[in-house]
The RNA shown here (transfer RNA) has 72 nucleotides and comes from a Patescibacteria group bacterium. Its Rfam family is "tRNA". It is annotated as a transfer RNA. The organism belongs to Bacteria candidate phyla, within Bacteria.
RNA sequence: GCGGGCGUAGCUCAGUGGUAGGGCGUCUGCUUCCCAAGCAGAAGGUCGAGGGUUCGAAUCCCUUCGCCCGCU
Numbered sequence: 001g002c003g004g005g006c007g008u009a010g011c012u013c014a015g016u017g018g019u020a021g022g023g024c025g026u027c028u029g030c031u032u033c034c035c036a037a038g039c040a041g042a043a044g045g046u047c048g049a050g051g052g053u054u055c056g057a058a059u060c061c062c063u064u065c066g067c068c069c070g071c072u
Base pairs, nucleotide, nucleotide: 001071002070003069004068005067006066007065010024011023012022013021018055026042027041028040029039030038048064049063050062051061052060
């Protein structure tokens, strides 16, 4: 330099055009003598960044950044 994969909540992952979600974790309450476990509820996201297409984009297109793999 060329090609490919990945980037979404604190962590790990789903979501392949129509309200952004699960598990774990965090907080609150219930339960318990206390803790853990269990149950109920809540908070937490400019979907790596910028632009384009579309009535509508995490999703499609272009550029770009980071990480990983391969080729030269």